[in-house]
Context: one part of a larger RNA
RNA sequence: CUGGGCGUAAAGGGUGCGUAGGCGGAGAUGUACGUCGGAUGUGAAAUCCCGGGGCUUAACCCCGGAACUGCAUACGAAACUGCAUCUCUAGGGGAAUGGCGGAGAAAAUGGAAUUCCAUAUGUAGCGGUGAAAUGCGUAGAUAUAUGGAAGAACACCUGUGGCGAAAGCGGUUUUCUAGCCUCCUCCCGACGCUGAGGCACGAAAGCAAGGGGAGCAAACAGGAUUAGAUACCCUGGUAGUCCUUGCCUUAAACGAUGUAUACUUGACGUAGUUGGGCUCAACCCUGACUGUGUCGUAGCUAACGCGAUAAGUAUACCGCCUGGGGAGUACGCUCGCAAGGGUGAAACUC
Numbered sequence: 001c002u003g004g005g006c007g008u009a010a011a012g013g014g015u016g017c018g019u020a021g022g023c024g025g026a027g028a029u030g031u032a033c034g035u036c037g038g039a040u041g042u043g044a045a046a047u048c049c050c051g052g053g054g055c056u057u058a059a060c061c062c063c064g065g066a067a068c069u070g071c072a073u074a075c076g077a078a079a080c081u082g083c084a085u086c087u088c089u090a091g092g093g094g095a096a097u098g099g100c101g102g103a104g105a106a107a108a109u110g111g112a113a114u115u116c117c118a119u120a121u122g123u124a125g126c127g128g129u130g131a132a133a134u135g136c137g138u139a140g141a142u143a144u145a146u147g148g149a150a151g152a153a154c155a156c157c158u159g160u161g162g163c164g165a166a167a168g169c170g171g172u173u174u175u176c177u178a179g180c181c182u183c184c185u186c187c188c189g190a191c192g193c194u195g196a197g198g199c200a201c202g203a204a205a206g207c208a209a210g211g212g213g214a215g216c217a218a219a220c221a222g223g224a225u226u227a228g229a230u231a232c233c234c235u236g237g238u239a240g241u242c243c244u245u246g247c248c249u250u251a252a253a254c255g256a257u258g259u260a261u262a263c264u265u266g267a268c269g270u271a272g273u274u275g276g277g278c279u280c281a282a283c284c285c286u287g288a289c290u291g292u293g294u295c296g297u298a299g300c301u302a303a304c305g306c307g308a309u310a311a312g313u314a315u316a317c318c319g320c321c322u323g324g325g326g327a328g329u330a331c332g333c334u335c336g337c338a339a340g341g342g343u344g345a346a347a348c349u350c
Stems, first nucleotide, its partner, number of pairs: 004321003007304002012318001014201004021194003025088007034080001035077003039073004049065006091191001092188004098181003103177007110154001114150008125136002162169002206247006215241002220236004258317006266295012299306002323350003332343004
C1' cells in the first nucleotide's frame, strides 16, 4: 500500500456557504469514449513456471511447451457508464394559503433591586465569621422615610418547552432582515448530494483607540486560619466585565457521535401546524406531518450502551487515526499590534 477503523480505547474538521473534483431520478432514440467478444500483428533472447535431457548429485547447462496478464489494427455487441437529442415528475426549487418562534440588526421605553448623594427621624453600635479580626461609626454610622443620580441585569411566566448552521438567544414596544412549518392546488423540469483549496461566522479571556463604570471582581493590600498558607474564609480593591470601532480565532467549540438520502416491529410524553368524529361552539376522542424527549424489539457493540433524532441495514462525498513518552515541542513557512494561532517532525527512551 491493500486493509481495518473514528460515542467512551488513537481518530468527526467549532459551524456554515461554496469552487475544482467525485457521485447522481424515470422513459425513449441514437452514438460507441469507457466496457465486452473472437480475429490478426507484435510482445527479442535470457529469467520465472511445466515436461524432458546432460555433467556421479545438486547448483549449473541444453531442448520443448506454456506464459509474458501488454500494445496496435480492423470487425462485431449495445446491457451498464459516458455523450447527443426528445420527453416525464417521485428529488430539488418557486408561487399561492394559513401559521410559529428568547432567530438577527437598530431605536425607544418600564419596574424591582444595588450603590452613591441630599434632607428628615434617631442613638451606639454596625458589619462579618466556625469563632474572630481588619473595616465602617459620636465629624452621628447601621436602621427607617422622602427626593435625586448612575450603571448593569431582566424575578415570576420558565417547561429534557421554543428558535438558530454553530457560537448562541429571555422585561416591553416599534421598524428592518432572515428562517421554519402547513395545507391543497398551480408552475419550472434533475436545476441534485458532497465538497480538497477558498470565503464567511465563531463563547469566554485577551489586545488597540475612544467612551462608561452601579454591582461583581483576576492582580494587589490588610485581617484570620495554619507548623507554614504566596490558598480556601473575611474587609477592601485595580484591570476587566458594559458601549462603539478594529483585531484575536481558541474551548470538555460535547450528542466527546461529519453531511445527505433510502429502508427497518412498538409503547408513552411534549411543542407547532393540519384533517376527521362529537358539538351551536369550547372541552373531549382519534389520525397525519414537522420538531423535541423517555423506554424498548430486531439488529449492532469489547462491554457500557445505541435502538426511525441508530452506534441497525445500505449508498455518495469529505475530514481524521495507525503504541506511550519526547510533543502539539523544535525548525521552516504562514497569520497576528502583541499574547499567540495554523501547519508540524526527529534523535533518544519505554
This is a predicted structure of a 350-nucleotide part of an RNA (small-subunit ribosomal RNA, central domain) from a metagenome. Its Rfam family is "Bacterial small subunit ribosomal RNA". Rfam links the family to the GO terms structural constituent of ribosome and ribosome. The full RNA is in RNAcentral, with records from SILVA. Its mean pLDDT, the model's own confidence on a scale to 100, is 86.